This is a predicted structure of a 689-nucleotide part of an RNA (large-subunit ribosomal RNA, domain II) from an Anaerolineales bacterium.
Context: one part of a larger RNA
RNA sequence: GCCGACGAGUUACUUUCUGUGGCAAGGUUAAGCUAGAAACAGGCGGAGCCGUAGCGAAAGCGAGUCUGAAUAGGGCGGAUAGUCGCAGGGAGUAGACACGAAACCGGGUGAGCUAACCAUGGUCAGGUUGAAGCGAGAGUAAUGUCUCGUGGAGGACCGAACGGGUAUACGUUGUAAAGUGUUCCGAUGAACUGUGGUUAGGGGUGAAAUGCCAAACGAACUCGGAGAUAGCUUGUUCUCCCCGAAAUAGCUUUAGGGCUAGCCUCGUGCGUUCAAUCUCGGAGGUAGAGCACUGGAUUGGCUAGGGGGUCUAUGACUUACCAAACCAAACCAAACUCCGAAUGCCGAGAUUUUAGAGCACGGGAGUCGGACGGCGAAUGAUGAGAUCCGUCGUCGAGAGGGAAAGAGCCCAGAUCGUCAGCUAAGGUCCCCAAGUGAUGACUAAGUGGGAAAGGAUGUGAGACUACUGAGACAUCCAGGAGGUUGGCUUAGAAGCAGCCACCCUUUAAAGAGUGCGUAAUAGCUCACUGGCCUAGUGGUCUUGCGCCGAAAAUAUAACGGGGCUAAAGUCAUCCACCGAAGCUACGAAUUCCGCUUAGGCGGAGUGGUAGGGGAGCGUUCUGUAGGAGAAAAGAAAACAGUGCUGACCGAGAGGACAGCUUGCGGCCUACAGAAGUGCGAAUGUCGGC
Numbered sequence: 001g002c003c004g005a006c007g008a009g010u011u012a013c014u015u016u017c018u019g020u021g022g023c024a025a026g027g028u029u030a031a032g033c034u035a036g037a038a039a040c041a042g043g044c045g046g047a048g049c050c051g052u053a054g055c056g057a058a059a060g061c062g063a064g065u066c067u068g069a070a071u072a073g074g075g076c077g078g079a080u081a082g083u084c085g086c087a088g089g090g091a092g093u094a095g096a097c098a099c100g101a102a103a104c105c106g107g108g109u110g111a112g113c114u115a116a117c118c119a120u121g122g123u124c125a126g127g128u129u130g131a132a133g134c135g136a137g138a139g140u141a142a143u144g145u146c147u148c149g150u151g152g153a154g155g156a157c158c159g160a161a162c163g164g165g166u167a168u169a170c171g172u173u174g175u176a177a178a179g180u181g182u183u184c185c186g187a188u189g190a191a192c193u194g195u196g197g198u199u200a201g202g203g204g205u206g207a208a209a210u211g212c213c214a215a216a217c218g219a220a221c222u223c224g225g226a227g228a229u230a231g232c233u234u235g236u237u238c239u240c241c242c243c244g245a246a247a248u249a250g251c252u253u254u255a256g257g258g259c260u261a262g263c264c265u266c267g268u269g270c271g272u273u274c275a276a277u278c279u280c281g282g283a284g285g286u287a288g289a290g291c292a293c294u295g296g297a298u299u300g301g302c303u304a305g306g307g308g309g310u311c312u313a314u315g316a317c318u319u320a321c322c323a324a325a326c327c328a329a330a331c332c333a334a335a336c337u338c339c340g341a342a343u344g345c346c347g348a349g350a351u352u353u354u355a356g357a358g359c360a361c362g363g364g365a366g367u368c369g370g371a372c373g374g375c376g377a378a379u380g381a382u383g384a385g386a387u388c389c390g391u392c393g394u395c396g397a398g399a400g401g402g403a404a405a406g407a408g409c410c411c412a413g414a415u416c417g418u419c420a421g422c423u424a425a426g427g428u429c430c431c432c433a434a435g436u437g438a439u440g441a442c443u444a445a446g447u448g449g450g451a452a453a454g455g456a457u458g459u460g461a462g463a464c465u466a467c468u469g470a471g472a473c474a475u476c477c478a479g480g481a482g483g484u485u486g487g488c489u490u491a492g493a494a495g496c497a498g499c500c501a502c503c504c505u506u507u508a509a510a511g512a513g514u515g516c517g518u519a520a521u522a523g524c525u526c527a528c529u530g531g532c533c534u535a536g537u538g539g540u541c542u543u544g545c546g547c548c549g550a551a552a553a554u555a556u557a558a559c560g561g562g563g564c565u566a567a568a569g570u571c572a573u574c575c576a577c578c579g580a581a582g583c584u585a586c587g588a589a590u591u592c593c594g595c596u597u598a599g600g601c602g603g604a605g606u607g608g609u610a611g612g613g614g615a616g617c618g619u620u621c622u623g624u625a626g627g628a629g630a631a632a633a634g635a636a637a638a639c640a641g642u643g644c645u646g647a648c649c650g651a652g653a654g655g656a657c658a659g660c661u662u663g664c665g666g667c668c669u670a671c672a673g674a675a676g677u678g679c680g681a682a683u684g685u686c687g688g689c
Stems, first nucleotide, its partner, number of pairs: 001689006011094013026050003032044003054061002064076004097235002100232001104225006115199009124189001126158003129154001133150006162186003167182004201217001203213003210219001238616006248261005262367002264364007273357001275352008288339001289337002294333003298329004303323001305322002307319005370395007378387002400411003415588004420584003426578003429562003435575001437574006448564001454548002458545010476531004481505003486500003511526001515524002589606007617678001619675009639665001641662001643660004648655002
């Protein structure tokens, strides 16, 4: 891991509701007793309990009573149905659906491991160093002292046994639940070690690490309280049918748990009360708008006041300064409003609608982690697949088609069957069902098929405007002059550093000069004009589609791919087709409603988690009634059940029948009853492989 078996809402008592039965203003016995065959059933037993009257704290009164001064008012009652079984749905008390703690407490068992101690024994190769003391000599007044010997001290030194465990490698399903190799430390000591003994669990022992106390010690092990408790996790076993939620509010030592309400279901009662639309009547201060109030903010004017300046200074004048109020203009506001919708909300009337509409009472729940999307706000950075509200939708609990893929987007709500049809969203070149459809335009960027500010003679459409056959725009040819080097300034300033002015003349035209250039001149060029040429040429705005801006990590990789350019891209109009579990057709089932000639017919339904309700299948045992088949030997044959096969019945759980096989003592059918009653999951338990 698989297979098999086992494996989880039970039982008792109390209580409430529903169904059903007995009796009924009554209903019922409990313990106990008792004939027989003495177990049950049966008979007795009326104590007690519930009901038949309530009100009051009570005395008490009583269809009333309490409060009260009250005959007032008010509260609670008064119009009668109960009670005892059985079955079922809930609740309570018990382990109370099952398994699961870490822990707590009590009684015992442990120091053959290990910690410390007590008693009594044992062990330490070999080598080195050479303390005190002592002796001799030298020396001293005498000591001290010095030298040489002797001596053999030491938590002394080196190093085996012995004890330890420093570093590293191996080992890590090991040789080993702590080892092995090499290396290393102590090795006469606070040394090591044998045997016997002592200390015990909130206790011991501890050169102290929360270490050790029998391979898991922040409190040993074992048995018991004990099925501790677990607002937590996991699991919870057959079928079909009807309905079908919630993820909210309030409170909570509450926030992943509860309680009540909300939302679901079932029953009883009421019966259109509900909802939608239309009309009418209301309340209101949002969106928008506005500036009349409250505030904010800007420019100009006017004018107090202030600042600066001047003067003959208790004052006067002045001011390219600041500025209240006021005036004009143009603005801003969730906590501004002279105004003010659309929706929504309330009420009335009418119309439409079986819609699992509404309301009341009662039985049973589940839900209190919600998610995304559109719209309206808040918080945040007008960030977030963010957070928090309102409102609607979907998912949740929803399958099907589309969006390549996809909980929440678009279409659409799956009773079942059909090798029938029509459509939705979305599509129709191929992958891939259906148009290489029609008409007219656009795009050249593979834009389409990712992105901003910003940038640009891309290109289409429209509008306005200027010039233009009296010849424009562009190219080319020619001119572009004179007073004059204007004046000033300057070293110089001559069109062209700068300042001022910007005239006149000749002209077809030519600026006291557009740019380059020079030290300053010079030189080149432009404006302007003529010629040549010939028909449009400039500018501004609006708009369609494009371009640049554009860099990321495994591989094209930002159309799903191939591939697509008068498209298979984009825009507009149109026709046809494809396309779903939608709709239709035909057949079938079932729920509810209506009708019924009682045969049915018609209508509306039948996705579904938590959950409520209904109807069934099967297993074990019991009761009642009924039932099958072989059995001396041979040939032959057989009930139930197992395994295999088969085209049967049922919507399904399941149930027959037939054949083969086996065949150990059972069994089958109908109707009732009682449950240790259904397994795929619980790191489930046991067994097998």

The source organism's lineage runs through Bacteria, Bacillati, Chloroflexota, Anaerolineae and Anaerolineales. Its mean pLDDT, the model's own confidence on a scale to 100, is 84.